The part of an RNA shown here (small-subunit ribosomal RNA, 3' major domain) has 481 nucleotides and comes from a metagenome. The coordinates come from a structure-prediction model, not an experiment, and the mean pLDDT is 80. The RNAcentral record of the full RNA draws on SILVA. It matches the Rfam family "Bacterial small subunit ribosomal RNA".
Context: one part of a larger RNA
RNA sequence: UGACGGGGACCCGCACAAGUGGUGGAGCAUGUGGUUUAAUUCGAUGCUACGCGAAAAACCUUACCACCUUUUGACAUCCCUCCUACCGGAUAUUGUAAUAGAUAUCCUUCAGUUCGGCUGGGGAGGAGACAGGUGUUGCAUGGCUGUCGUCAGCUCGUGUCGUGAGAUGUUGGGUUAAGUCCCGCAACGAGCGCAACCCUCGUCCUUAGUUACCAGCACGUUAUGGUGGGCACUCUAAGGAAACUGCCCGUGAUAAGCGGGAGGAAGGUGGGGAUGACGUCAAGUCAUCAUGGCCCUUACAAGGUGGGCUACACACGUGCUACAAUGGCGGUGACAAUGGGUCGCUACACCGUAAGGUGAUGCUAAUCUCAAAAAGCCGUCUCAGUUCGGAUUGAGGUCUGCAACUCGACCUCAUGAAGUCGGAAUCACUAGUAAUCGCGGAUCAGCAUGCCGCGGUGAAUACGUUCCCGGGUCUUGUACA
Numbered sequence: 001u002g003a004c005g006g007g008g009a010c011c012c013g014c015a016c017a018a019g020u021g022g023u024g025g026a027g028c029a030u031g032u033g034g035u036u037u038a039a040u041u042c043g044a045u046g047c048u049a050c051g052c053g054a055a056a057a058a059c060c061u062u063a064c065c066a067c068c069u070u071u072u073g074a075c076a077u078c079c080c081u082c083c084u085a086c087c088g089g090a091u092a093u094u095g096u097a098a099u100a101g102a103u104a105u106c107c108u109u110c111a112g113u114u115c116g117g118c119u120g121g122g123g124a125g126g127a128g129a130c131a132g133g134u135g136u137u138g139c140a141u142g143g144c145u146g147u148c149g150u151c152a153g154c155u156c157g158u159g160u161c162g163u164g165a166g167a168u169g170u171u172g173g174g175u176u177a178a179g180u181c182c183c184g185c186a187a188c189g190a191g192c193g194c195a196a197c198c199c200u201c202g203u204c205c206u207u208a209g210u211u212a213c214c215a216g217c218a219c220g221u222u223a224u225g226g227u228g229g230g231c232a233c234u235c236u237a238a239g240g241a242a243a244c245u246g247c248c249c250g251u252g253a254u255a256a257g258c259g260g261g262a263g264g265a266a267g268g269u270g271g272g273g274a275u276g277a278c279g280u281c282a283a284g285u286c287a288u289c290a291u292g293g294c295c296c297u298u299a300c301a302a303g304g305u306g307g308g309c310u311a312c313a314c315a316c317g318u319g320c321u322a323c324a325a326u327g328g329c330g331g332u333g334a335c336a337a338u339g340g341g342u343c344g345c346u347a348c349a350c351c352g353u354a355a356g357g358u359g360a361u362g363c364u365a366a367u368c369u370c371a372a373a374a375a376g377c378c379g380u381c382u383c384a385g386u387u388c389g390g391a392u393u394g395a396g397g398u399c400u401g402c403a404a405c406u407c408g409a410c411c412u413c414a415u416g417a418a419g420u421c422g423g424a425a426u427c428a429c430u431a432g433u434a435a436u437c438g439c440g441g442a443u444c445a446g447c448a449u450g451c452c453g454c455g456g457u458g459a460a461u462a463c464g465u466u467c468c469c470g471g472g473u474c475u476u477g478u479a480c481a
Stems, first nucleotide, its partner, number of pairs: 001481002003478003007475007015465002019429005026321008034312002042053002064307007073130001077129002079126006088107007110120003132296002135294003141290002143285003146281001148279001153192006159168003172183003198273004203241007213230002217228003244267001247261005323422001327381006339370003344363002348359004388419001393414007435457007
């Protein structure tokens, strides 16, 4: 100087408390451990692994296993020899489990030129330099990332003090979300952080007015901004205005600030986001990529078929659905927002109980479409393992796709398990939040209870900081560095 203390003082945080809803019990989904397996590819492992890498494992993906096959190689550059008009595409026969291989037919078929297959290109064969490796080391690395933590800290120059390590500044009195600001002070200044500058939501104005909108005026319709017209309103999207403790009162040291009030759409950081200092954990990643060393080179490389990653006595994490009446079922019927769409979204009509099918129309979209929002309201059920709950299983279908056996999703009929609110323990959340309700998107041929977004309805509680956990500042002790 640090680190640590079941030392002290002060302060903060959904840290506790006060509340609300869960998890832990059930069934299922998903990840992990374990076990099994020819293989169940690999990585991630307290917080900071476990719906994580994976924003989609039937084949492919795929890295794993079994079997079959290739060896200058699936991919790149160079050399030699030969062939060739290309390249590319289609069909048929044959062959294999399949890739590979063999044969025939057809379509298409360059440019330059010194007219030499000479140059650019393609194919076959050969030799080797080499290719190739999701093999190993994240404790050799770059890059990227998590975490402490959006915590308020981390440092430097000059000066001063100290033999020196170092100290001072950065401590002290107040204050703040903040090393934020004020005052004081052997310090005076400065940098990286804080804040602000950026995006978005909330108010108003200006400009613009189609595909959006419709107040007034017409036309038309069973009906609809449907049409003429309009740019007021809504909205869209560009530019501005607006909030600064600016004003008043109190308090404070006359300071910084704090409490209350006015006006205001908004008030003291207005709400949300992006933004992560010096560093810590030899944290994570050699399997995104890059890369040193080591290792393999007829195999640890490459191609193919099938299987596996989907196994199942069990244990854990994260979720979904429930156990019902604040509900189930039937009917009715309004009001959203974000988004997506031409290899696509599909109106409308018909067929089918339905998943869906057939025809057909509009839209490269503020124009057409996905699209039906759901919670709501009315009726019924009357407390039961039920008209709750939907697992499991049987049968029949639909769709995608070369192909749903291992191993897809959905529909219909039948079946109708556990479960009556969950021990010890444990998690999230302070307001348009929790809870609850639906909607969209990425990935994607198909497949969502996951993920990322969107809006609808919309609470309770916070006395307080004694205690638990984590963090910050000062101080003290130390046989620790």